[in-house]
RNA sequence: GAGUUUGAUCCUGGCUCAGGAUGAACGCUAGCGGCAGGCCUAAUACAUGCAAGUCGAACGGGAUUACCUUCAGAGCUUGCUCUGGGGGUAUGAGAGUGGCGAACGGGUGCGUAACGCGUAUGCAACCUGCCCAUGACAGGGGGAUAGCCCGGAGAAAUCCGGAUUAACACCGCAUGACACUACAGUAUGGCAUCAUACAGUAGUCAAAUCUGAGGAGGUCAUGGAUGGGCAUGCGUGCCAUUAGCUAGUUGGCGGGGUAACGGCCCACCAAGGCGACGAUGGCUAGGGGAUCUGAGAGGAUUGCCCCCCACACUGGUACUGAGACACGGACCAGACUCCUACGGGAGGCAGCAGUAAGGAAUAUUGGUCAAUGGACGCAAGUCUGAACCAGCCAUGCCGCGUGAAGGAUGAAGGUCCUCUGGAUUGUAAACUUCUUUUAUAGGGGAAGAAAUGCAUUUUUUCUAAAGUGUUUGACGGUACCCUAGGAAUAAGCACCGGCUAACUCCGUGCCAGCAGCCGCGGUAAUACGGAGGGUGCAAGCGUUAUCCGGAUUCACUGGGUUUAAAGGGUGCGUAGGCGGGUAUGUAAGUCAGUGGUGAAAUCCUCGAGCUUAACUCGAGAACUGCCAUUGAUACUAUGUAUCUUGAAUGUCAUGGAGGUGAGCGGAAUAUGUCAUGUAGCGGUGAAAUGCUUAGAUAUGACAUAGAACACCGAUUGCGAAGGCAGCUCACUACACGAAUAUUGACGCUGAGGCACGAAAGCGUGGGGAUCAAACAGGAUUAGAUACCCUGGUAGUCCACGCCCUAAACGAUGGAUACUCGACAUCAGCGAUACACAGUUGGUGUCUGAGCGAAAGCAUUAAGUAUCCCACCUGGGAAGUACGACCGCAAGGUUGAAACUCAAAGGAAUUGACGGGGGUCCGCACAAGCGGUGGAGCAUGUGGUUUAAUUCGAUGAUACGCGAGGAACCUUACCUGGGCUAGAAUGCUGGAGGACCGAGGGUGAAAGCUCUCUUUGUAGCAAUACACCGCCGGUAAGGUGCUGCAUGGCUGUCGUCAGCUCGUGCCGUGAGGUGUUGGGUUAAGUCCCGCAACGAGCGCAACCCCUAUCAUUAGUUGCCAUCAGGUAAAGCUGGGAACUCUAGUGAAACUGCCGUCGUAAGACGUGAGGAAGGAGGGGAUGAUGUCAAGUCAUCAUGGCCUUUAUGCCCAGGGCUACACACGUGCUACAAUGGGGCGUACAAAGGGCAGCGACACGGCGACGUGAAGCAAAUCCCAAAAAACGUCUCUCAGUUCAGAUUGUAGUCUGCAACUCGACUACAUGAAGCUGGAAUCGCUAGUAAUCGUAUAUCAGCAAUGAUACGGUGAAUACGUUCCCGGACCUUGUACACACCGCCCGUCAAGCCAUGGAAGCCGGGUGUACCUAAAGUCGGUAACCGCAAGGAGCUGCCUAGGGUAAAACUGGUAACUG
Repeated sequence: GAGUUUGAUCCUGGCUCAGGAUGAACGCUAGCGGCAGGCCUAAUACAUGCAAGUCGAACGGGAUUACCUUCAGAGCUUGCUCUGGGGGUAUGAGAGUGGCGAACGGGUGCGUAACGCGUAUGCAACCUGCCCAUGACAGGGGGAUAGCCCGGAGAAAUCCGGAUUAACACCGCAUGACACUACAGUAUGGCAUCAUACAGUAGUCAAAUCUGAGGAGGUCAUGGAUGGGCAUGCGUGCCAUUAGCUAGUUGGCGGGGUAACGGCCCACCAAGGCGACGAUGGCUAGGGGAUCUGAGAGGAUUGCCCCCCACACUGGUACUGAGACACGGACCAGACUCCUACGGGAGGCAGCAGUAAGGAAUAUUGGUCAAUGGACGCAAGUCUGAACCAGCCAUGCCGCGUGAAGGAUGAAGGUCCUCUGGAUUGUAAACUUCUUUUAUAGGGGAAGAAAUGCAUUUUUUCUAAAGUGUUUGACGGUACCCUAGGAAUAAGCACCGGCUAACUCCGUGCCAGCAGCCGCGGUAAUACGGAGGGUGCAAGCGUUAUCCGGAUUCACUGGGUUUAAAGGGUGCGUAGGCGGGUAUGUAAGUCAGUGGUGAAAUCCUCGAGCUUAACUCGAGAACUGCCAUUGAUACUAUGUAUCUUGAAUGUCAUGGAGGUGAGCGGAAUAUGUCAUGUAGCGGUGAAAUGCUUAGAUAUGACAUAGAACACCGAUUGCGAAGGCAGCUCACUACACGAAUAUUGACGCUGAGGCACGAAAGCGUGGGGAUCAAACAGGAUUAGAUACCCUGGUAGUCCACGCCCUAAACGAUGGAUACUCGACAUCAGCGAUACACAGUUGGUGUCUGAGCGAAAGCAUUAAGUAUCCCACCUGGGAAGUACGACCGCAAGGUUGAAACUCAAAGGAAUUGACGGGGGUCCGCACAAGCGGUGGAGCAUGUGGUUUAAUUCGAUGAUACGCGAGGAACCUUACCUGGGCUAGAAUGCUGGAGGACCGAGGGUGAAAGCUCUCUUUGUAGCAAUACACCGCCGGUAAGGUGCUGCAUGGCUGUCGUCAGCUCGUGCCGUGAGGUGUUGGGUUAAGUCCCGCAACGAGCGCAACCCCUAUCAUUAGUUGCCAUCAGGUAAAGCUGGGAACUCUAGUGAAACUGCCGUCGUAAGACGUGAGGAAGGAGGGGAUGAUGUCAAGUCAUCAUGGCCUUUAUGCCCAGGGCUACACACGUGCUACAAUGGGGCGUACAAAGGGCAGCGACACGGCGACGUGAAGCAAAUCCCAAAAAACGUCUCUCAGUUCAGAUUGUAGUCUGCAACUCGACUACAUGAAGCUGGAAUCGCUAGUAAUCGUAUAUCAGCAAUGAUACGGUGAAUACGUUCCCGGACCUUGUACACACCGCCCGUCAAGCCAUGGAAGCCGGGUGUACCUAAAGUCGGUAACCGCAAGGAGCUGCCUAGGGUAAAACUGGUAACUG
């Protein structure tokens, strides 16, 4: 810096990522070289080999070998060989005595929280082999003992005895002081004991020889160097759920011990010492230089390299030595392993290799002493798993390469697409030219080597130095160089949804899988798997683990606490922290200079060496630290003196529900007694329980009891908080004011501590009126362990003692100072004053700057600063568990973890929602009229059935819906029969034939098959053209899936009044404002106001029909006037008036009047008008919502299918039927049915048609037929209505279902399955439960008419048309739906939301738990090895001394009780 809480926003806050790093591991891959690194686990166990020896110039001794010599013997070639012995020279093995070394080097990190380490000091309290310097010295003796030899024991390891022997081994004697000890002295210095120098007396202690004759070594003493020892200041983990620890403990005197100080040890004396600045205890851990990270401050780490420490199987102990309490030494104990003859013995890889085991994991049983270094030696030299090299491992860092240039038919192939074709892979390849690092082969070939030694020369007094020659290389025939051929030998890994660079196709279908976080996957996945392409890095790339960073997320730098986590309930006060003015001293902090130190390596800079780099080397800087010293004195500190403003005290007034105790008062309530009085009272939403004729309730009087104090009373007052309220008195605390006086910083805060601390609760004793947990009863309810009612016990009250918690809140710790204003109020002061103004201290409201995430705070700060205290660090688990403390108990205080989530949260915004509020509207309710729900039938749906009953539509917004018309067709469904370029159309190739037409067989048909007839046009012809079917190729087809991939269309909210934008303004922002407010409207309609001003889509209007009039035009329509004419009739001449037709206009705008109103507008028996406030109706449907409906109207992506899911055909089905629902029709009748008669419409349709009229038929209809493509003819009769007759309340002269018979019509065809007609039949039904629907006027209701579809029709449907023609609306409380404002919200998939608890099963983590099993530590007692120290008469020794015995201490072992800590456990939280 980013991602992630939300619909969006700001904040708080956690989680996660990008970076760097590693002694790493794992997966895939792998060409080379250089430089580094390589058991992090089991300080587990170890086979085998090696890792510390050396010196013969310390010693005894002498194997062996070589040479010389001599003797003897043998062979004989007679001077040679061999064997044995002696002597000499050289060599000196093995073992031993002695010296030095073995205390270094190498390994590991167990232990250790410590003067262990780091740093800085000190030792006047110390040691130091080898080395250097200086001084002095080495005389003379002695006795042993290894070895060797002999003997013995034993399996062995080893041991014992005897004899004999050497030394630079060991021991006396002598000499000796500048050494040490004692005594006394002078001078100087210091740091207390003291040190140094000088001189004196007394005492004590030395030595070693070897030789190559040069030398090497020895003793004493002093000094140095080096290495160590000790002490001290400061620094150096976590836990307080570890708060007290300590008897050699702390100190002293004296002694012992040590190289040395010291309780290091001992005796005695005193009672100290440590600790909140964290003792003691527990857990963890080697420390540092440094390394990683980080801007730094920090954080983490301590592998390699360097320094220090500790350890060497575990524990203890000492010896030797200059040095050890000793890795490759000793003794003892223990565990383990091995050998054994069972009696005893041996061993210690945390050295180098290596083995086993453990583990994710870490190498060769290599070479050499050539170099560097070490031990010994005079040296040669020997030894050296130190070291130098090599081997293995991409473990890391660094470097090189896998080719370079050209090359477009942009090849082929792959992939993708909008697929004649294009894009991409991609200059990539091919191809041409060039180069040869690396690899391979051949050849050459180092530096590292300088010393030493040897030989020799020169210089030189010795020692020594220099020169010349020569000798010595593990690595290694390696690095490096040259030559040869040839692009030849060499690329992978991860990723591609966002963070985060990089996209497409296929497969899969909440599967398989991915995932660091958010999250992907449920049929179009850039997130899974594969591919193509791309991105990143590259001999590596990813993953995992760990650390730092990001994280200002423990905040010193650099955070917070009103509401996000976080102010202690309040005060007093201890330690501590902080603290007013002036003067002066000191100089601790502070600042500056200087000196010392801060090892080397590392880091940084410059330079140098390997071809470069990594790496290495040189120089510089740095190491921010510590110590010492000199100076400065502003601030802090400290001492002294002083001041008054902070603080306190005194004087005089004032104030108050401040506290404690005592007394008193009235109202109310309850109870009791008496009285009056009679039937109820009481209680509730409504009731009941309860009380009451044994007299209640009500009323009156009296009495008793306990508790609380109406009015005043308030936004009031007092108190530290909790809290405090009738009145009076006593005691007591406080605050404030005014004027002064006194003290002189006496102050602020306050960890622990102490005190107070509502209510409830607890204990003891009282008291008990009211109220009232628990409890009982009555209601409510599905239930009601509640809310409501009737009762009622603890308690409520008092005294004393506990408890100690609250939303103990202003959710705001205390103190001080400063910083704009306005108003109100309480108590004072100053004033004559009640006004006004001033001032001090409180209590409040509003508002600036400032602050704040915002809400808000704002002189009573959440502003600006200082000081002190308390507290916070994601949510849950949890204020839980365990422990501790407190409590009589209840419980309180302190207070975790495992596990789990990616959030939890604050403030504000927009919506949605509310059995929140306000305003308003709608056939929403109400008021009415008529229905549905009951019957029969029609129709649709569900269900069931079926071979199929094709499919879709399903709350409102599906159900007389798609369908405006299923007998075949339709048709998509089922059964069966057939076809496969296919039923249709196009293109192309081939062969054939004109085409057309006619017929036969078979079959249910489709189809299959056969025959006949005919011979086009142009051209001489080949051939071409047109047509037809056939064969082949190419584009098919699908009512198959997905309406949740889509377009288009549609429903609904809703014809509801809303939905937005630009600019401006406000807000950190989401967003707001505008659009809210006051009115008004059907309306976001309009007006007024206003940080808004405007605009858009909607509303309205513009459009159509209709109501009135005018005008134009009069045929097919009309007929007033004139004329003719008929039985009648615009029938005819004519007319253009009227009606009507259909064009154009007019008309309505609250325009006028009145009232109200600012206006908009509202109102009126208003006027006028055909119509009045939108005249009536229609078309018109904003942004959006429902993943609403439709892939089966159509179109369309993807998927599926291709002898079938396509196509043709016949028959069947979509019409089934126990049942349920929706929508309708007809009725149940008299406002009616039937018969007869008489009127009055509108709007439509008509040539494969409407069909007048005539005739036939009871009729459906038939036969003939005029007219009409229609304002002309026809359908066509309108029906309700009206008049009259009849029926008279009944299952009827109502109703018409059902059924029978006979017919008509359409049609290839009416069986499944049409309509109609006639006759006959005559079912249910007598107005319909709960519930529910429509409608506000030409509406409901009722009556008929027409049309689309259509051969016909299941139409009672749909869409239109007119006729007759009502009732009611008080009103907006309620139901439903909607609009606006406001409010709450933990909702945003938005209340059909969210969400809590129990229960069931499985799983995970954890607490308790009768017990059981371990672990480490301490204590007490018993025992006690080795060993030091101490004691010691008997034995050994002349003696020194030793052996033996013994005392103290102790590792270990045993016993005991407790504490601590882990594991496990039925059951349980």
Molecule: small-subunit ribosomal RNA
Organism: uncultured bacterium